A computed fold for a 384-nucleotide part of an RNA from Photobacterium sp., annotated as large-subunit ribosomal RNA, domain III. Rfam family: Bacterial large subunit ribosomal RNA. Rfam links the family to the GO terms ribosome and structural constituent of ribosome.
[in-house]
Context: one part of a larger RNA
């Protein structure tokens, strides 16, 4: 230079009331703006304690601070079913023998790893200062063992089926929500009018079992034969005759149990945080998804993963055993993660940075709309 520039979105604050040495900035309370396909909710990656309670203001926070993702101290992460570990393989990796190489080593084959993919099973309502499909309370559901009972041809690391899969588009056939209505419960206006075709709030219910629908896919059964399927098969695959039109497998939804529960309010207690009781109404029509039937179904050409789980089938081999199949009963399900943040002050950008960050939810009114405008839940007024 200067007590100048700046104080990091122009979303905006105003009053009381409280603590306090102090209050534009904490706290509470009433107005008033701001976002709302998000400036809300929930996750996955990352971070790791930043969570919640007490208390503190030296520093940090672009000011002040009683505040606070700061200091200190103390507490918080509960699972058979949610992810992980497990099983199963993809890209690649690694690799006995092996093959090539001066050497170190390179390639590869049987096998072993490798999710971002396939594989078994829970919801609902309560509850904490902090966790909940995890604790409580109610009602499930998987699978493994072992026992009994009852029936019996069982047996793989092979054999067959399944799993199994693009793009594109179309019409139905529901439901999630939403809308009006009815029905409940409360309410009558300090200002001109409000007993009325008036106003505010509620009107909700899962998994599971039990039916087996709207559709969707295949014909269906037997019998005999067989050059194939690395042996073998009653199984798959060809062929051949019979007998029959309806069987079979998959399906949202809807209905019933589940359903004593939850509910708007209202009584009583209060240390004003709150706890403890009761506890109505709980139905109809109407619209309606991008969500489900649906990996369907039409159509294209570019022709769109594998492996176990899982059906079945014989081989060895076992055949009083054993094993296998139904049932009922007991016992088991182990370890890891689980707080909080997640379009952000908390990840990545030296910052409490106007930048970046992948998935799911998706109300009203207008509108084709996830556009745009205002608005619910909810959350914020962006630290001078």
């Nucleotide at each position: 230079g200067a007590g100048u520039a700046a104080c990091g979105a122009u979303a905006a604050u105003g009053g009381g009331g409280g603590u306090g040495a102090a209050a534009a900035a904490c706290c509470c309370c009433c107005a008033c703006g701001c976002c709302g396909a998000a400036a809300g909710a929930c996750c996955a990656a990352g971070g790791g304690u930043u969570c919640c309670u007490a208390u503190c203001c030296c520093a940090u926070g672009c000011u002040a601070a009683u505040c606070a993702g700061g200091g200190u101290a103390g507490g918080g992460u509960a699972a058979g079913u949610c992810g992980g570990c497990c099983c199963c393989u993809a890209a690649g990796g690694c690799g006995a023998g092996g093959c090539u190489g001066a050497a170190g080593a390179g390639c590869g084959u049987a096998g072993u790893c490798g999710a971002u993919g396939g594989g078994a099973a829970a919801c609902a309502g309560a509850u904490u200062a902090a966790u909940a499909u995890u604790u409580c309370u109610g009602u499930a559901c998987u699978u493994u063992u072992a026992a009994u009972c009852a029936u019996u041809g069982c047996g793989a690391u092979g054999g067959g089926g399944g799993g199994a899969c693009g793009g594109a588009g179309c019409a139905g056939g529901c439901u999630a929500g939403g809308u009006g209505a009815g029905c409940g419960u409360g309410g009558c206006g300090a200002u001109g009018g409000u007993u009325g075709u008036c106003c505010a709030c509620g009107u909700g219910a899962a998994a599971g079992u039990a039916u087996g629908u709207a559709g969707g896919u295949u014909g269906a059964g037997g019998a005999c034969u067989u050059a194939g399927g690395c042996a073998a098969a009653u199984c798959c695959g060809g062929g051949u005759c019979c007998u029959u039109a309806a069987g079979a497998c998959u399906g949202a939804g809807a209905u019933a149990c589940g359903a004593g529960a939850c509910g708007a309010g209202c009584u009583u207690c209060u240390a004003c945080g709150g706890a403890a009781g009761c506890g109505a109404a709980g139905u109809c029509a109407u619209u309606g998804a991008u969500g489900c039937c649906a990996u369907a179904c039409u159509u294209c050409c570019a022709g769109g993963a594998a492996a176990a789980g899982c059906c079945u089938c014989u081989a060895a081999g076992c055949u009083u055993c054993a094993g296998a199949u139904g049932a009922u009963u007991a016992a088991g399900a182990a370890c890891c993660g689980u707080a909080c943040u997640c379009u952000a002050a908390a990840c990545c950008g030296a910052c409490a940075c106007a930048g970046g960050u992948g998935g799911u939810c998706a109300g009203g009114u207008a509108g084709a709309g996830a556009a745009u405008a205002c608005u619910a839940a909810g959350g914020c007024g962006c630290u001078u």

The coordinates come from a structure-prediction model, not an experiment, and the mean pLDDT is 83.